[in-house]
Context: one part of a larger RNA
């Protein structure tokens, strides 16, 4: 000098864009952060419409009350079922290699949703939740009986293009082998919904291909310490088996005695890694906040289940610590999601608005959900921009300070005169972030369609809509009004005088100042530097 997720002191007008728990991966009150589908299913409730009959009042029409049946692309909230909840969001504890980075391999592998192609869906059955009845319990919750549905579950049939085995060829490779043609045998599937109407729409089953995403594996690279020199029994290899989507001591049995290490094994300490960031002419050195990719974690430790995918942040089980409720028998919980709170700390924000946009989940759709996200709020925390006026104005006013008492300086500075109107304040106009998706209707075409495409400015009837928040910019109003400080002045280093103090009080980055004329302490005046900031401290180069 540059830089910072900074802090502290003094000061502080506005805006834009960023950024903000670095410490205790400490403990957490409260609210929200993952639901959705009635076009998969059965039942229920409210409401509305309608029909029937009952009671009361009345002679009757009728009014009121309560009941039963049917209907409802409508409403409500549980249940079964499907998809999602493995994403998105947070953190960096662990990890020195089971990670990351770069480049390969997989002839040793997987893949729900999405796209393309081919083919199919015959016929049956038994349950169960919800519900009703009864019971236990303070609660959380649970037990028994009856009975019901499905795109839930389970049989039978058909059965290849798949898989496995046996056989015959063809083409290849990188060793195990791979691809492909064909014959036989064995084996394996399915579900319906909407609608007046389904080979046509939405789904469902099997096979092949694709895209994207993953698993495993190899080479090289990726801290400190030798005041750590030896480490290792599933250890190293083989055979056989198990397990997995798949290779493999991944696991088991048996056999052999190997394997690693001074090119640093093993141990200990430290640490998430990279793209990048800071600095520097570069080489390098230091760092890894925000954003992006990967990894890991979810109170601590372990475990599996479900599933295409987890050993699963807001799923489950066990153990532990902690906290809460309790009728003392027993239960409940997990903010390293968004806000917020206690604590510790030098130190880090609102218990805000909205799904309008972008994206995600579900749904045919309308739509619902979304603390992702978009916005607003707080903080000079950072960078950048703007303003705090402009021109004139000398009796060089008053006051201050200095003085050789003549004056000098503050200083065109002020007053005063003439203007301007940025920003802030008040009022108004009008762009932009919004493109539509979609709904209803009509016409034409595509193989018959509820589907798709095109059109509706030319024949008829034309419509319904979406902004939480923000303001570029323009116009009007008033009026210099609301807006300047901080550090320094001995040398380094730009800028000096007077007074006070008297090795005291104090200053100080280094040299060093202060013991009676201190340009170095304190104050005043003046000056210098930077300026909504200026200094100090810490850290890196």
């Nucleotide at each position: 000098g540059a830089a910072c997720g900074a802090a502290c002191g003094u000061u502080g007008g506005c805006g834009g864009c960023g950024u903000g728990g670095a410490u205790u991966a400490u403990g957490c009150a409260u609210g929200c952060a993952a639901g959705u589908c009635g076009a998969g299913c059965g039942a229920g409730g409210a409401c509305a419409g309608u029909u029937c009959g009952u009671g009361u009042a009345g002679c009757a029409a009728u009014a009121c009350a309560g009941g039963a049946g049917c209907u409802g692309a409508g409403c409500c909230g549980a249940g079964c079922g499907g998809c999602g909840c493995a994403a998105g969001g947070g953190g960096c504890a662990g990890u020195a290699a089971u990670g990351c980075g770069u480049g390969g391999g997989u002839a040793a592998c997987g893949u729900a949703c999405c796209c393309c192609c081919c083919g199919g869906a015959c016929u049956g059955g038994g349950a169960u939740a919800g519900u009703c009845c009864g019971c236990c319990g303070a609660a959380a919750g649970g037990c028994g009986g009856a009975g019901u549905a499905a795109u839930a579950c389970c049989g039978g049939g058909c059965g290849a293009u798949g898989u496995a085995g046996c056989g015959a060829g063809u083409u290849c490779g990188c060793a195990u082998g791979a691809a492909u043609u064909u014959g036989c045998u064995a084996u394996c599937a399915a579900a319906g919904g909407u609608g007046u109407g389904a080979u046509u729409c939405c789904g469902u089953c099997g096979g092949g291909g694709g895209a994207g995403c993953g698993g495993c594996u190899c080479a090289c690279g990726u801290g400190g310490u030798a005041u750590u020199a030896g480490c290792u029994a599933g250890u190293u290899g083989g055979u056989a088996g198990g397990g997995u989507g798949a290779u493999g001591g991944c696991c088991u049995a048996c056999c052999a005695a190997g394997g690693c290490a001074a090119a640093g094994a093993u141990g200990c300490c430290u640490a998430g890694c990279g793209g990048g960031u800071g600095u520097g002419a570069g080489a390098g050195c230091a760092c890894g906040a925000c954003c992006c990719g990967c990894g890991c974690c979810a109170c601590u430790g372990g475990c599996a289940c479900u599933g295409a995918g987890a050993c699963a942040c807001u799923g489950g089980c066990c153990a532990g610590a902690c906290a809460c409720c309790u009728a003392c028998g027993g239960g409940u919980g997990g903010c390293u999601g968004c806000a917020g709170u206690c604590g510790a700390g030098g130190a880090u924000c609102u218990u805000c608005g909205g799904c309008a946009a972008u994206g995600g989940g579900c749904g045919c759709a309308a739509g619902c959900c979304u603390g992702a996200c978009c916005g607003a709020g707080c903080g000079a925390c950072g960078c950048c921009g703007c303003g705090u006026g402009u021109g004139g104005g000398a009796u060089g006013a008053a006051g201050g300070c200095c003085u050789u008492c003549g004056g000098g300086u503050u200083g065109u500075a002020a007053a005063c005169c003439a203007c301007u109107g940025u920003c802030a304040g008040g009022g108004g106009g009008g762009a932009u972030g919004a493109a539509g998706u979609c709904c209803c209707g009509c016409u034409g075409g595509g193989u018959a369609c509820u589907c798709c495409c095109a059109g509706c400015g030319g024949g008829a009837a034309c419509g319904c809509u979406u902004g939480a928040c923000a303001c570029a910019u323009c116009c009007c109003c008033a009026g210099a009004g609301g807006a300047a400080g901080c550090a320094c002045g001995g040398g380094c280093u730009a800028a000096g005088u007077u007074c006070g103090u008297g090795c005291c009080a104090g200053c100080a980055g280094c040299c060093g100042c202060g013991g009676u004329a201190a340009g170095a302490c304190g104050a005043a005046c003046c000056g210098u530097g930077c300026g909504a900031a200026c200094g100090u401290u810490g850290u890196u180069c």

A computed fold for a 541-nucleotide part of an RNA from an uncultured bacterium, annotated as small-subunit ribosomal RNA, 5' domain. It matches the Rfam family "Bacterial small subunit ribosomal RNA". The RNAcentral record of the full RNA draws on Greengenes. The coordinates come from a structure-prediction model, not an experiment, and the mean pLDDT is 80.